[in-house]
RNA sequence: AGAGUUUGAUCCUGGCUCAGGAUGAACGCUAGCGGCAGGCUUAACACAUGCAAGUCGAGGGGUAACAGGGGAGCUUGCUCCCGCUGACGACCGGCGCACGGGUGAGUAACGCGUAUGCAACCUACCCAUAGCAUGGGGAUAGCCUCGAGAAAUCGGGAUUAAUACCCCAUAGUAUUUAAGAAACACCUGUUUUUUAGAUUAAAACUACGGUGGCUAUGGAUGGGCAUGCGUGUCAUUAGUUUGUUGGUGAGGUAACGGCUCACCAAGACUACGAUGACUAGGGGGUCUUAAAGGAUGAUCCCCCACACUGGUACUGAGACACGGACCAGACUCCUACGGGAGGCAGCAGUGAGGAAUAUUGGUCAAUGGGCGGAAGCCUGAACCAGCCAUGCCGCGUGCAGGAUUGACGGCCUUAUGGGUUGUAAACUGCUUUUAAACGGGAAGAAUAAUUGUCACGUGUGACGAGAUGACUGUACCGUAAGAAUAAGCAUCGGCUAACUCCGUGCCAGCAGCCGCGGUAAUACGGAGGAUGCAAGCGUUAUCCGGAUUUAUUAGGUUUAAAGGGUGCGUAGGCGGGACGGUAAGUCAGUGGUGAAAUCCUAUAGCUUAACUAUAGAACUGCCAUUGAUACUGUCGUUCUUGAGUACAGAUGAGGUGGGCGGAAUGUGUUGUGUAGCGGUGAAAUGCUUAGAUAUGACCCAGAACGCCAAUUGCGAAGGCAGCUCACUAGACUGUAACUGACGCUGAUGCACGAAAGCGUGGGUAGCGAACAGGAUUAGAUACCCUGGUAGUCCACGCUGUAAACGAUGAUCACUCGCUGUUUGCGAUAUACUGUAAGCGGCCAAGCGAAAGCAUUAAGUGAUCCACCUGGGGAGUACGUUCGCAAGAAUGAAACUCAAAGGAAUUGACGGGGGCCCGCACAAGCGGAGGAACAUGUGGUUUAAUUCGAUGAUACGCGAGGAACCUUACCUGGGCUUAAAUGUUGUAUGCUUUUAACUGAAAGGUUAUUUUCCGUAAGGACAGACAGCAAGGUGCUGCAUGGCUGUCGUCAGCUCGUGCCGUGAGGUGUCGGGUUAAGUCCCAUAACGAGCGCAACCCCUAUCAUUAGUUGCCAGCGAGUAAAGUCGGGGACUCUAAUGAGACUGCCACCGUAAGGUGAGAGGAAGGUGGGGAUGACGUCAAGUCAGCACGGCCCUUACGUCCAGGGCUACACACGUGUUACAAUGGCCGGUACAAAGGGCAGCUACUAUGUGAAUAGAUGCUAAUCUCGAAAGCCGGUCUCAGUUCGGAUCGAAGUCUGUAACUCGACUUCGUGAAGGUGGAUUCGCUAGUAAUCGCGCAUCAGCCAUGGCGCGGUGAAUACGUUCCCGGGCCUUGUACACACCGCCCGUCAAGCCAUGGAAGCUUGGGGUACCUGAAGUCCGUAACCGUAAGGAUCGGCCUAAGGUAAAACGAGUGACUGGGGCUAAGUCGGAACAAGGUA
Repeated sequence: AGAGUUUGAUCCUGGCUCAGGAUGAACGCUAGCGGCAGGCUUAACACAUGCAAGUCGAGGGGUAACAGGGGAGCUUGCUCCCGCUGACGACCGGCGCACGGGUGAGUAACGCGUAUGCAACCUACCCAUAGCAUGGGGAUAGCCUCGAGAAAUCGGGAUUAAUACCCCAUAGUAUUUAAGAAACACCUGUUUUUUAGAUUAAAACUACGGUGGCUAUGGAUGGGCAUGCGUGUCAUUAGUUUGUUGGUGAGGUAACGGCUCACCAAGACUACGAUGACUAGGGGGUCUUAAAGGAUGAUCCCCCACACUGGUACUGAGACACGGACCAGACUCCUACGGGAGGCAGCAGUGAGGAAUAUUGGUCAAUGGGCGGAAGCCUGAACCAGCCAUGCCGCGUGCAGGAUUGACGGCCUUAUGGGUUGUAAACUGCUUUUAAACGGGAAGAAUAAUUGUCACGUGUGACGAGAUGACUGUACCGUAAGAAUAAGCAUCGGCUAACUCCGUGCCAGCAGCCGCGGUAAUACGGAGGAUGCAAGCGUUAUCCGGAUUUAUUAGGUUUAAAGGGUGCGUAGGCGGGACGGUAAGUCAGUGGUGAAAUCCUAUAGCUUAACUAUAGAACUGCCAUUGAUACUGUCGUUCUUGAGUACAGAUGAGGUGGGCGGAAUGUGUUGUGUAGCGGUGAAAUGCUUAGAUAUGACCCAGAACGCCAAUUGCGAAGGCAGCUCACUAGACUGUAACUGACGCUGAUGCACGAAAGCGUGGGUAGCGAACAGGAUUAGAUACCCUGGUAGUCCACGCUGUAAACGAUGAUCACUCGCUGUUUGCGAUAUACUGUAAGCGGCCAAGCGAAAGCAUUAAGUGAUCCACCUGGGGAGUACGUUCGCAAGAAUGAAACUCAAAGGAAUUGACGGGGGCCCGCACAAGCGGAGGAACAUGUGGUUUAAUUCGAUGAUACGCGAGGAACCUUACCUGGGCUUAAAUGUUGUAUGCUUUUAACUGAAAGGUUAUUUUCCGUAAGGACAGACAGCAAGGUGCUGCAUGGCUGUCGUCAGCUCGUGCCGUGAGGUGUCGGGUUAAGUCCCAUAACGAGCGCAACCCCUAUCAUUAGUUGCCAGCGAGUAAAGUCGGGGACUCUAAUGAGACUGCCACCGUAAGGUGAGAGGAAGGUGGGGAUGACGUCAAGUCAGCACGGCCCUUACGUCCAGGGCUACACACGUGUUACAAUGGCCGGUACAAAGGGCAGCUACUAUGUGAAUAGAUGCUAAUCUCGAAAGCCGGUCUCAGUUCGGAUCGAAGUCUGUAACUCGACUUCGUGAAGGUGGAUUCGCUAGUAAUCGCGCAUCAGCCAUGGCGCGGUGAAUACGUUCCCGGGCCUUGUACACACCGCCCGUCAAGCCAUGGAAGCUUGGGGUACCUGAAGUCCGUAACCGUAAGGAUCGGCCUAAGGUAAAACGAGUGACUGGGGCUAAGUCGGAACAAGGUA
């Protein structure tokens, strides 16, 4: 110090989350020791038991217990007596009990903190000073006795003491009355002092040393009261108050005071937040932080409050009293039912609550407290111990060596091997902290009592002696032995240090955020390894931090959340120049205070540290005082530039009211005129023969004002437009005459404020919500059409909101320029220029996340106001105010998500735009879709109908050929190292022959036969057996390679360097032309380059050269019935090698160029000549694990393998691709002509013969330019004559041929017979632009044969049409919009249905606290009180005032609950639509 997370990527805004520190913590796992600290945060809930406040006999009467002594009785160790002594129960009296200890309920307050004041006060014990203490009196507790009661306790009688109580005396520096004087001061006054009068005191004890008592003053200590300032949240709490505010008088108090009362006045507090509600003890401090702050208030210290709840007083120096009293209430306990007792928020402890917090311990040894003269007693204060890893700190669990066998084991692996655990272990040497054993052993203790000596003098002091330790035989020290007694927890996808295997398979689970898991999970669980910390480690909770994410330091508001709709203006805030005064703010010095502890620094003490001690610094604060005077404030004087006024000028749709105008529309009347009008994408509703629409004339009505008109003008905004009149407001310019800071902003407030809406009354032509009808549509409560009511208009009143927008508050100042325009002014004028105020455009610096803004700022500064703090819930609910209502204003929470959002980028998309291309459309030709058949697919069926391919890009596809085989499927029967090969070992001698039985076959069983070489070791060969290596068309094409389809033979896809941009990215590749083409040219912050295009390759079209056999034959010769048949020939065709040729090269025109145009020339061919091969970056998780290969998983007497039979050929049906047809451009019959490219020895076969034929029987040639397989359409002639036919050939019957072991399921072909549908095919749809379509045949692969009508090739004959690019489909480039990026097959909205969650309303119901009114009213203070008691003091009694609690009543507030109801949120695959995002299909 930052990081993760919104996106395909980017920058920003913005929230959420994490890493750090902390805790009185808790929980999980684990645990060796010690030191120091801490330990009910919850129920101020209830408490059993014990203890926590007593002491004094030197105040008193006394003697219950104990001890001593004395005495008596005697049973000789017991009983009784004696207060005689030590002592002492209970009692009177004194002091203490108001401290110490606990808790935080209440309290928002002079409670606390800080600083002052008391001239308005008190203070027991203590200290100092001065003085005093005389004389009397009557009681009472106890004791004794009687009585009541269960008890607690109470009553009667008799008797008694005091330092208890009372009276008298004495007394002043006390109190008080009256009258003065002086000094001081802060308003009342205070101090000192003089005179006169009045009132009030005491207690004794004694060891005679003293102690105690009373009065007064002063001190000290402790308290009381008052004041300034500071000290929570809510305004959805705005008004509160009647002793209230003040005065006079009185009472009361220690004291001031409405503290209380009587009277008088009507005040007092409040937006600088009164009152109310909720919450809360405050501070020193603690945690965190760089600081400022934020959070907190355990332990320790200070203050306050409380003591079961509420009230009250008494006593006392002090209390309205934790372990006192009285009353009321709740609760608990005892009871003889009549009455009584109690208060752990003291220490332990118990129950309960809770995630959670300890022992019913020891001692007064120390420190401190109470009493006492003292000894001493008491002390759960305190000091110690016990429990708890609750925290902080320290120590240890060993150290060194030990690898050329890096051991075993574990884990991983590419597995004869390697890596890792790992110097880790083993092994060798060393040490002994700690634990355990034994032994020694502190400090904390001194100023006690008592005593000795000395000094002063009878007691105090100094110096000696002197008892006392809970902790504790503890800390600590020593001795010997021995590595011996001691390591876990969390994590390992990123943030965040640390990785592999196995298991699991959107399951189980993880998760702080993002997110993992659907068969190869570094994210789940286990293991190995690693990382971090360590006697702890993690988790949870909470606080601060990071978060500048409430911003004082230190944020923002055009578009991300955020400028009020606009003005006027109150309070407030801020405010021009000069001079002088003052000194409030401000600054400086000094003084006081800021408790201690804490923090910081230094030193010291525990072995160190934590901890503790000492000292310093600090405590940033407050108060007082002295000074300074720049700035701010304040007071005074003055100035003119801010502001305003005056005069003059000019300006405009500024406002209000009145009058007037024409065009258009509509109605009415009337004329002309006749059948339609109107409306739409197309129609219909509607109007019209009762005369519409159209057209002419006249009248009427209401509303709006064409052209001018503009980026114009005016206004604060809303807004304002025909012309004119009246009234009225403003800004502007000029002059510089007047005032002299009069200013700016502006919470609350007031006024204005579009449209719609509301009220009352008018008005209503057109338009037009609602509504009606007609269309559209699946529907159409819409868009379109025909009508049409409110409304729109006017007057008056209300509403008070808008995307009221420049999404930009107002004012002032400053900061480069260019240009247009409106209204003024100046120079002399309409040029031109200067200046002022506006309205616009462009741009620099600067700013900004960017888009952009830019003197009209979103720049640079100043002042004031308003507003914002993640999205949703929600501008909702409740409350309040306003409103006639509609509604407006103010304005939350629960819950939920990890985003929501802004700007820009690249793509993709658009029922956006522009340009362009393609058999894409159009123009044509021929088909498909209808029939029958073939073939493939789906479906169905089946034992099986093996598997795959499924929009385009599956479906005559894998398959270029399923009768067996193939074959993967089914049924049945077999085999288990197997079908092949290698190697090792063992034994054997095979191989083979024959035969028998069985079986569907495979196979099984049995019998028979028996090698070679040889050095005689053995070897070769062969099979058998055994071992090692198998096999799988089983799964995953979503783990893969390879190959392939498609976009698409479309023209695109990228890179280097440079430049631009914060960046993603852009530029290049865009623009203007051109091309089939990112082809080329020009231009250009780009310059180049790569993969694609093109070319290079093959075939074909022309020619040349070379070469002529098996090909050819012109000329020459021979020869035949005929034939290149023969001799020859290379001319030609042809063959097959090499070349030539075409390049817009030439010409004309157009063009800068590239290039284009031309029935141009030439040429076989002309603009890529035609065809092929060739397929960029990529897309579709496209296809293929069944061609092959391959990771992983799975099977192993089977999912392997062999065999027979069956199936892949099924058949209500649907689809695709084809074949044949429906006929005369044809069928049939006869005759006749012309190819190319291929194939051929288990082959093609001439020729001859036979057969109607398929074919067969002979036979010849050919391993092929040699032999062989071979055309059809065509042409010539004949016939048929429009029919289900001489068309068509399905289907079926019969007889055959051929292949093959075998044609039943299930072959092809032949002949004869049979002769189905079908008469040109709906919606729709396919191919093709020239040697193409169409049509005709031929060949080949596979193959025994063939279901081939398929596929791949070959040639023959050989068209039509293209105006053109509006539309459909696909594609390319540029641009635009976008809420899409899985990219439009996208995204996404709402109702309904289902589940869950929180919440509003609601007839009501329940409950709480506070207040009010009335009634009643305990205890108690106070006041009054003749009878009773008392000598008296006084008491009793009774009455009154006030009050806690209680009761009643009404209202407000808060909480819970509530049938039903409202919306909201969330939830893989529900329903209906299709609102938004593209012109989202009606912006």
Predicted 3D model of a 1483-nucleotide RNA (small-subunit ribosomal RNA) from a metagenome.
Its Rfam family is "Bacterial small subunit ribosomal RNA". Gene Ontology terms of the family: structural constituent of ribosome and ribosome.
The RNAcentral record of the sequence draws on SILVA.
The prediction has a mean pLDDT of 82.